[in-house]
This record gives sequence, C1' cells and structure tokens, in this order.
RNA sequence: CAUCGAUACUGGCAAACUUACCGAAAGGUAAGGACGCAAAGUUAAAGGGUCUAAAUGUCCGCUCUACUUGAUGGAAGCGAACAUAUGACAGCCUGACUGCCGAA
Repeated sequence: CAUCGAUACUGGCAAACUUACCGAAAGGUAAGGACGCAAAGUUAAAGGGUCUAAAUGUCCGCUCUACUUGAUGGAAGCGAACAUAUGACAGCCUGACUGCCGAA
C1' cells in the first nucleotide's frame, strides 16, 4: 500500500414512528427517536430496478343541454380506470470516487 473485517480502539450515521414546514403525490428538510449499518459517505448527468402521476393522451360513467313519441348526437362540468417522467428513491442492486482503525 492492497485485500480483508475482529467480543479491538476512536468514533460516525439514523429505520419505523411523532411534530412542524415544502410538495399534486412519491418524497424531502428540521427536531425528537433508534430498526439497524464497516461506507447506511458522495454520485439519480454511470447503469439497472422500484415508487408517484400534477400535466398530457385514451376510454367509461354521471349531471346538464338541443331536437324529440323515442332513439340518438353535441358542448361543458364532475368522477373512475389505463398509459407516460420532465418528478422521486443511494437504508434496492451493480459500478465509480473518497474515507477511520489495524487483529486474523
């Protein structure tokens, strides 16, 4: 120095949950709090994967409306479903970069 990771040393980070704020949401920030983590440090402009769907598109239903015996059609409004990141996740995986300690 590299690899490696111990009943070692110094320490570090902080899941769920709660509160406040931001956001359409996923989620993020801060405080509290610890499930855990040898990189649970950084990188989403390294790649894969996952999550969300404001907006957009498709389609269905309801309300309303015109003619009207009725069927039917059309504009608008509302609701549902499906698809798609330009949104998000590094504590999903792989990669890259950086880093404490020093047993076997």

A computed fold for a 104-nucleotide RNA from Paenibacillus sp. CF384, annotated as c-di-GMP-I riboswitch aptamer. The sequence is in RNAcentral, with records from ENA. It matches the Rfam family "c-di-GMP-I riboswitch aptamer". From the family's description: GEMM was predicted in a large-scale screen for bacterial structured RNA regulatory elements. The source organism's lineage runs through Bacteria, Bacillota, Caryophanales, Paenibacillaceae and Paenibacillus. The prediction has a mean pLDDT of 84.